[in-house]
RNA sequence: GACGUACGCUGGCGCCGUGCCUAUAACAUGCAAGUGGGACGCAUGGCAACACACUGUGCUUGCACACCGAGUUUACUUGAGUCGCGAAGGCGUGAGUAUCGCGUAGGUAACCUGCCUAUAUGCGGCGGAUAACUAUUCGAAACGUUACGUAAUACCGCAUAAUAUUAAUUAUUGCAUGAUAAUUGAUACAAAGAUGCAAGCGCAUCACUAGUAGAAGGACCUGCGUUGUAUUAGCUAGUUGGUAAGGUAAGAGCUAUGGAACCCGACGAUACAUAGCCGACCAGAGAGGCUGAUCGGCCAGACUGGGACUGAGACACGGCCCAGACUCCUACGGGAGCCUGCAGUAGGGAAACUUCGGCAAUGGACGAAAGUCUGACCGAGCAACCGCGCGUGAGUGUAGAAGGUUUAGGGAUCGUAAAGCUCUGUUGUUAGUCAACAACGUGUGUGAGAGUGGAAAGUUGACACAGUGACGGUAGCUAACCAGAAAGGGACGGCUAACUUCGUGCCAGCAGGCCGGGUAAUACGUUGGUCCCGAGCGUUGUCCGGAUUAAUUGGCGGUAAAGCGAGCGCUGGCGGUCAGGAAAGUCUGGAGUAUAACGGUAUGGCUCAACCAUAGUGUGCUCUGGUAACUGUCUGACAUGAGUGCAGAAGGCGAGAGUGGAAUACCAUGUGUAGCGGUGAAAUGCGUAGAUUUAUCGAGGAACACCAGUGCGGAAAGCGGCUCUCAGGUCUGUCACUGACGCUGAGGCUCGAAAGCGUGGGUAGCGUACAGGAUUAGAUUCGCUGGUAGUCCACGCCGUAAACGAUGAGUGCUAGGUGUUAGGGCCAUUCCGGCGCUUAGUGCCGCAGCUAACGCAAUAAGCACACCGCCUGGCGAGUACGAGCGCAAGGUUGAUACUCAAACGAAUUGACGGGCGCCCGCUCAAGCGGUGGACGAAGUGGUUUAAUUCGAAGCAACGCGAAGAACGUUACCUGGUCUUGACAUCCCGAUGCUAUACUUAGAGAUAGGAAGUUACUUCGGUACAUGCGAGACAGGAGGUGCAUGCUUGUCGUCUGCUGCUGUCGUGAGAUGUUGGGUUAAGUCCGGCAACGAGCGCUACCCUUAUUGUUAGUUCGCUUCAUUAAGUUGGCCACUCUAGGGUGACUGCCGGUAAUAAACCGGACGAAGGUGGGGAUGAGCUCAUAUCAUCAUGCCCCAUAUGACGUGGGCUACACACGUGCUACAAUGGUCGGAAGAACGAGUUGCGAGCCCGUGACGGCAAGCUAAACUCUGAAAGCGGAUCUCAGUUCGCAUUGGAGGCUGCAACUCGCCACCAUGAAGUCGCAAUCGCUAGUAAUCGCCGAUCAGCUCGCCGGGGUGAAUACGUUCCCGGGCCUAGUACACACCGCGCGUCACUCCACGAGAGUUAGUAACAGCCGAAGUCGGUGAGGUAACCUAUUAGCGGCCAGGCGCCUAAGGUGGCAAGGAUGAUUGCGGAGAAGUCGUAACAAGGUACGCGUAU
Repeated sequence: GACGUACGCUGGCGCCGUGCCUAUAACAUGCAAGUGGGACGCAUGGCAACACACUGUGCUUGCACACCGAGUUUACUUGAGUCGCGAAGGCGUGAGUAUCGCGUAGGUAACCUGCCUAUAUGCGGCGGAUAACUAUUCGAAACGUUACGUAAUACCGCAUAAUAUUAAUUAUUGCAUGAUAAUUGAUACAAAGAUGCAAGCGCAUCACUAGUAGAAGGACCUGCGUUGUAUUAGCUAGUUGGUAAGGUAAGAGCUAUGGAACCCGACGAUACAUAGCCGACCAGAGAGGCUGAUCGGCCAGACUGGGACUGAGACACGGCCCAGACUCCUACGGGAGCCUGCAGUAGGGAAACUUCGGCAAUGGACGAAAGUCUGACCGAGCAACCGCGCGUGAGUGUAGAAGGUUUAGGGAUCGUAAAGCUCUGUUGUUAGUCAACAACGUGUGUGAGAGUGGAAAGUUGACACAGUGACGGUAGCUAACCAGAAAGGGACGGCUAACUUCGUGCCAGCAGGCCGGGUAAUACGUUGGUCCCGAGCGUUGUCCGGAUUAAUUGGCGGUAAAGCGAGCGCUGGCGGUCAGGAAAGUCUGGAGUAUAACGGUAUGGCUCAACCAUAGUGUGCUCUGGUAACUGUCUGACAUGAGUGCAGAAGGCGAGAGUGGAAUACCAUGUGUAGCGGUGAAAUGCGUAGAUUUAUCGAGGAACACCAGUGCGGAAAGCGGCUCUCAGGUCUGUCACUGACGCUGAGGCUCGAAAGCGUGGGUAGCGUACAGGAUUAGAUUCGCUGGUAGUCCACGCCGUAAACGAUGAGUGCUAGGUGUUAGGGCCAUUCCGGCGCUUAGUGCCGCAGCUAACGCAAUAAGCACACCGCCUGGCGAGUACGAGCGCAAGGUUGAUACUCAAACGAAUUGACGGGCGCCCGCUCAAGCGGUGGACGAAGUGGUUUAAUUCGAAGCAACGCGAAGAACGUUACCUGGUCUUGACAUCCCGAUGCUAUACUUAGAGAUAGGAAGUUACUUCGGUACAUGCGAGACAGGAGGUGCAUGCUUGUCGUCUGCUGCUGUCGUGAGAUGUUGGGUUAAGUCCGGCAACGAGCGCUACCCUUAUUGUUAGUUCGCUUCAUUAAGUUGGCCACUCUAGGGUGACUGCCGGUAAUAAACCGGACGAAGGUGGGGAUGAGCUCAUAUCAUCAUGCCCCAUAUGACGUGGGCUACACACGUGCUACAAUGGUCGGAAGAACGAGUUGCGAGCCCGUGACGGCAAGCUAAACUCUGAAAGCGGAUCUCAGUUCGCAUUGGAGGCUGCAACUCGCCACCAUGAAGUCGCAAUCGCUAGUAAUCGCCGAUCAGCUCGCCGGGGUGAAUACGUUCCCGGGCCUAGUACACACCGCGCGUCACUCCACGAGAGUUAGUAACAGCCGAAGUCGGUGAGGUAACCUAUUAGCGGCCAGGCGCCUAAGGUGGCAAGGAUGAUUGCGGAGAAGUCGUAACAAGGUACGCGUAU
């Protein structure tokens, strides 16, 4: 895009078309095929006319009238019957059919043809019956029986024979079985009818008979085309052809006798499955594909199966006979029927209409015609089923109304949309008017020609009139009326046009695939809005396209799926050069056909369109001309493809026989003594019965070191000591010979590693299975000790490998360079050698070109040609079933269902490894000191508890938040209270407070009482405060750190991270940033398709170390004065303080390096190579930590998860862990003596000094808001004294007593001091931490928090070491590189068994419903044949009978259905069983991916 559609929601009109795709299942009812009286005889009905007779009347006595009866004739009605034609058409359906069924083009010298047309011959003379009817009889009916009797255009003979058929002769002719003409013999016809006119003759029409032609229809034959399966490979018995017959309209095994054994088939027979075929429809650029509704052509069947009859035509939809199934009627004896015609019914189904009108038109049957019949057809009805057209209003209208939705609360949007105003009337409603489709024919009239004639009829043509409409009072037209009566469906994450709100919370649901949904969903449901289409819109199904995804146009095969393991070779396909012939293919001209419709083009008609009409238009097939380049074919040549000869060459090519040495193990003997062997380490094993070792001899089997080489030869597998015999192939040279002999190769045949199998040998070594000893959580494995098959030989099977170059074989062409093997040529030649030489192999590098990339690149994966084999998503599965092969193992061929949205290739960036290389780090090493053991401290886990609030969790939680939990803090618990609230804003009215102080109850909050009564004022009130009330709200240390901000840790102070421009690559990306050096450094140098930058590094900042300068108070003081004293005056020189400077830059020298960067050493210098510290932390990672600092979205609580207050808890205590303190002592403890610091802090404070107290402390109190006063005496150290190796004069825990301080308060639960008590601990297992210089270690000091309380934290100083060979190893990190099946990235991925659930499939004792055949049996109807002693009108003889003919009956062949039997191939089902697939969190291991921790994989065996 399309549809014969269906479903969901919705639905105004018209035109045109279409409408059981399923049960070729069953059908009630009505209709769908009749017609002709101008073929015939009857019956029936009434009317009319005519003639005759009887009777009556009138009378003119032969006339008129009337009536009745019977008869005849004409024109009619109705009914059946005989007869003719039609019924073989039309309509409907697609079951069957893979076929000359259909399509297309031909043939019939092998045929038929009613009606029709043309032409032409005739139409003479007879006869006997029979339906109807009447009577009888049978039956329920359907249908019949018998007798009498009648007609024909019914039936039957005879005459005639132009003509036809047949037999023969002659002539002519054709490619031919044949045709034409003439002659002879034989055979074969008819309705003297009907009608009109005429009136005896005949004219005409319609029939009839025998031909010949035509038209139209049919029959048969042929070429080509026409679905799938080879897991259907052989089929066939009248089958194949011939001979003499039969049969047919006609050829033919169409049928049959007797002989022959053929025919078809890999170019797909046979079988199975599916299917009506075509013109055409749909879609496509086309080629191809799909379909076969409506319309048209052909075929087939008409309940199922068989059969013939009639006829021009049938083996017959609305005919017959028989059998079977089904339905109906029945008086049970018998009968009837067949909608796949039109309507309609029920059923089936997702699914499909009225039991309508009419023959007016078109067409058909019959008829002379009128006409009759016609469910063909024309029309209407139903259905949005398709296509087309129209409408549901148009213009104006901003207060941008109301309302909805949303909001960052301003607004925005629905939206000129609505309302309002002005118009229009398609459609609609109601009236009025009113077509075309109608022509013929017929009738009547007029008149013409021919015709006949005495005249006419009829026929032909012309004119006039009359009459005929189902649709339908419809289309159209006119008038009036009112915006009135007429819009929905789907979608809105991307593909794909169109976005928000709310609800929900991996639920409900969505989904075409990707996917979406786990509390902020543009994806679910909904609101608003938007988009698309519009009387429709979506969904489902099917087909084509996209899909170059079956590739002819137009694919691919080294690695993605895909080259057979290799060769030989029949059929087949393809094939070198030149010349000639012919013209099959090819090209081209003409002709025929290609129905119509459809399509496209043009024009026209319905108002347009759909629709309809007209004109012109075809790439196929056939016939017939032309051309001869190419292909094929025939003929003749050629020498270049292929092959042969001759002369040479190399070789692990093959088969057989023989032979050699080294080595292993074994045997024998000698030697010799205690171990050997084996491993990561061991053990099993061997050995004092003498091993291993060593020497010599022997026997035996297997394999052939060095040479040896990306070297040789072979088709591949594969091939290696040496010699001989036999045999194959290749190469080079020559150019003698043959003359396209070639290439490929389906089937077929042959070869084919290892393992394996069979028979028989052989067996040294190695060595599945097996055994033992180890390893291990286990260890059926790896490593060890043994060891049987096997490995070897002969013969025979097997037929597979990652049988690999993952690359089929052949030919030609397309830059080079460099090796190597076997030859040849040329040059030079004694040799050695050289080359722009050449052939055949075999390697590497590389251009063009190709490739997805990797890569290939004259040995192509390039450019071409011809041939073969193979592929078409993954899994299932190289499995199942079937069929071949095999002794078996197994091999070859080779699927379905189910299931997934991927699987796969190459390359890229990362990450990772029990990969590699380089480098760094207190990483190890070298050292020093610790932790881990003890006590107590503080932190954590666990446990406990009413509560032990919460957070932090490897490094990077655990002396962390907490720089200070007795109350408070406080978030937790208990019981007691409040509910607009402890805190904020707003409103109303009331009061005047508040603060302080008093009292009662209570644990307190609180409640009651008493006291007290603000400021301003225009006296109205206002401000402020308090408590009361109502609601908006407050409040929340409640949840989510995985919704967030801010802040922070960590890798890591590691040296990295990243744009731009350019270049390379299809691209991801790369380059730069890699490589060589160097550095602490991506620091720098130089190189380089890169150049130049940014964030980091460095530097800039602070501090410390040197030195000027400026400034000197509270600091300092040499000089001057002064004092007990830098105490004071004075002075800023020094010290110091703090502003601003200086200095250090590898700057200088030497060496090394590449002349560079730089490194090493030296000098100068206070300092030397970033001088020492600090701050400073790139990009990214860890969903790092924190909602309990704060802020904050969303959710939650609302008489409680909020608020108040009391007491308690955070301090518990069997235990476990990390951290730090004090120690275990003599480098020490204790006592007294005497030196010399720095950073800092201080008014609710630091507090000198003096006094009391053993002491903590207390009392009085100066100074200091600080370079001024105070804290503030630093300690270790030094010099003395004492202790003397002990659980001590070490160590201090614990406990008792009596005290101090802070504070409302020291019980739970603070600190300090004194007296007494005096625990563990004697240097700490496994393991583990810190530190490289003013560092570790050690010693004491200050501060923050703080009422009080520190072993912690943050700072400051004193004393002051040892060691570093070095980077192998452990850990962490960086760079480069190779690998990868990882990419939430190794805490990755992934495999198999077992257990559970579900699904599909296979096997299965069997069971079962059908199908196609076969062999017997039975055998209806029927044709044919034979018989026919029975029957028989026509004709004959002839006399009652017979012949011929015909018929019944009976017989035979064939045969449908039925029944029997054993098979075949499919289907369904089956206890049980097997494999596979799928399934959020099962079990056991860890096989693979990294060297995956034993490299992995392939074949085979166990």

Predicted 3D model of a 1502-nucleotide RNA (small-subunit ribosomal RNA) from Streptococcus mutans.